[in-house]
């Protein structure tokens, strides 16, 4: 970078930096946001995709101490319409 599978209605938040728009893209709602949102680190939590443990022909089960991701306002904020976008896995 392009293709392939699995997930995307459940769970988890404080300080500290920064200084305006942000919640994927229209189009209508709605929601946070100078009591400082979005983001960006730190630090705790959350979950179980992988590793690992157990049974079993690809599945179904434990662990969170530990290893490699992830995530932590509102269904991926709702509808309608179209493209996607995110995460994990294993491969080229």
């Nucleotide at each position: 970078c392009a293709a392939c599978c699995a997930u995307c209605a459940a769970g988890a938040g404080c300080g500290g930096c920064c200084g305006a728009g942000a919640g994927u893209c229209c189009u209508g709602g709605c929601u946070c946001g100078a009591c400082g949102a979005c983001g960006c680190c730190g630090c705790a939590g959350c979950a179980a995709c992988c590793c690992c443990c157990c049974g079993a022909u690809u599945c179904g089960g434990g662990u969170g101490c530990g290893g490699g991701u992830g995530c932590u306002c509102c269904u991926g904020c709702c509808a309608g319409g179209g493209a996607c976008g995110a995460u994990g896995g294993a491969g080229g």

SAM riboswitch aptamer (S box leader) from Kineococcus xinjiangensis, 92 nucleotides, folded computationally. NCBI's taxonomy places the organism under Bacteria, Bacillati, Kineosporiales, Kineosporiaceae, Kineococcus. Model confidence (mean pLDDT): 79 of 100.